[in-house]
Context: one part of a larger RNA
Molecule: large-subunit ribosomal RNA, domain IV
Organism: Bacteroides sp.
RNA sequence: CUGCAGCCAAGGAACUCUGCAAAAUGACCCCGUAACCUAGGGAGAAGGGGUGCUCACGAUGAGUGAGCCGCAGAAAAAUGGCCCAAGCGACUGUUUACCAAAAACACAGCUCCCUGCGAAGGCGCAAGCCGAAGUAUAGGGGGUGACGCCUGCCCGGUGCUGGAAGGUUAAGAGGAGGAGUCAGCUUACGCGAAGCUCCGAGCCGAAGCCCCAGUAAACGGCGGCCGUAACUAUAACGGUCCUAAGGUAGCGAAAUUCCUUGUCAGGUAAGUUCUGACCCGCACGAAAGGCGUAACGAUUUGGGCGCUGUCUCGGCUGCAGACUCG
Numbered sequence: 001c002u003g004c005a006g007c008c009a010a011g012g013a014a015c016u017c018u019g020c021a022a023a024a025u026g027a028c029c030c031c032g033u034a035a036c037c038u039a040g041g042g043a044g045a046a047g048g049g050g051u052g053c054u055c056a057c058g059a060u061g062a063g064u065g066a067g068c069c070g071c072a073g074a075a076a077a078a079u080g081g082c083c084c085a086a087g088c089g090a091c092u093g094u095u096u097a098c099c100a101a102a103a104a105c106a107c108a109g110c111u112c113c114c115u116g117c118g119a120a121g122g123c124g125c126a127a128g129c130c131g132a133a134g135u136a137u138a139g140g141g142g143g144u145g146a147c148g149c150c151u152g153c154c155c156g157g158u159g160c161u162g163g164a165a166g167g168u169u170a171a172g173a174g175g176a177g178g179a180g181u182c183a184g185c186u187u188a189c190g191c192g193a194a195g196c197u198c199c200g201a202g203c204c205g206a207a208g209c210c211c212c213a214g215u216a217a218a219c220g221g222c223g224g225c226c227g228u229a230a231c232u233a234u235a236a237c238g239g240u241c242c243u244a245a246g247g248u249a250g251c252g253a254a255a256u257u258c259c260u261u262g263u264c265a266g267g268u269a270a271g272u273u274c275u276g277a278c279c280c281g282c283a284c285g286a287a288a289g290g291c292g293u294a295a296c297g298a299u300u301u302g303g304g305c306g307c308u309g310u311c312u313c314g315g316c317u318g319c320a321g322a323c324u325c326g
Stems, first nucleotide, its partner, number of pairs: 001321008010312002014310001019307001027051005036041001038146001052068006069073001081305007088297002093105002109144007121130003147292004152222003157219002159215005166210003172204001177199005184191002223241005250284001251281001262278005
């Protein structure tokens, strides 16, 4: 000096990104327990008191009484620290085997779409199998994610569903017409039947697309400028342009706020964090759900009590190393 243990005056988080680590709490019995709440819970809330031994009574129990010892009686070991406020996720669960356990995944519940049964969907070249020895209170797929209150407007684009009058449209069908060849005809130029071969127009030809509707818990989207009130300021009000429609409720400097340590209030002697407000939302917003919410959490943030070698600030001790010799 290092590792692992133990102790420490006074102070007690001043340490530090952070009370990380350590300390503290701890068993059993009794008393006693708040807000809130889904009435179950919250609760071991919190906060207090007791605990040995002997004898008597009692039932050898619970308990009561009398007495005894020590500084100390759960005399050792083992064995919850607690409270307040806020975010996220309802919850128990699941996960990156070996740096992430979470606010991620899942979840009951809600909703949309598909599927009438040889179902849809899936595996397979097929046979066949799963779905299911099930049958729409079933099965498959997508989204949301307990519960409570709710979930606005836009169907112009994209998708899906329905429609079939019209437009467009393939193979096909069809063969008008044309070309080559060759009998024959022609003095010649040339014409040229049948056959064979090769092109081949109009007309008739589905779905799709165009088109017409519906549909947003389908993909998605949810404005700008100017003016106006008898102090100012602001604008309930008006004008105008554009749009498919211009963001409703609720929330809001937020896990979202750039400017920003916004402003005010609270807490501190002092607070870029935290809490409550305000609203100017750079760039919240309603099932990629919105806002609440008791309980729950090795979750995240802020505060407090207790407690401490984290620190002021270091010291000592034990064991094992390090170092020397063997």